[in-house]
Molecule: Fluoride riboswitch aptamer (crcB RNA motif)
Organism: Xanthobacteraceae bacterium
């Protein structure tokens, strides 16, 4: 001084709050969903990378609660 590893705190897990509980990160990271697919790189071929237009599904990372929203039916 650098590196691991463990506890403790933090932060995050595609739309809101909380409890639990897993995973991931951790002073820069974890994290920024799915289908189509125009066009561009790449390429001998199959195939590969980026990706606009356009479409879809969920308030969970699970598992329960509450708020919001949608759909069916019944009063």
């Nucleotide at each position: 001084a650098u590196u691991c590893g463990c506890c403790a705190c933090g932060g995050c897990g595609a739309u809101g709050g909380a409890g639990u509980u897993c995973g991931c990160c951790g002073c820069a990271a974890a994290g920024u969903g799915c289908c189509c697919g125009a066009c561009g790189g790449a390429c001998c071929u199959g195939a590969c990378c980026g990706g606009a237009c356009g479409g879809c599904u969920g308030a969970u990372g699970a598992c329960u609660c509450c708020u919001g929203c949608g759909a069916a039916c019944c009063u």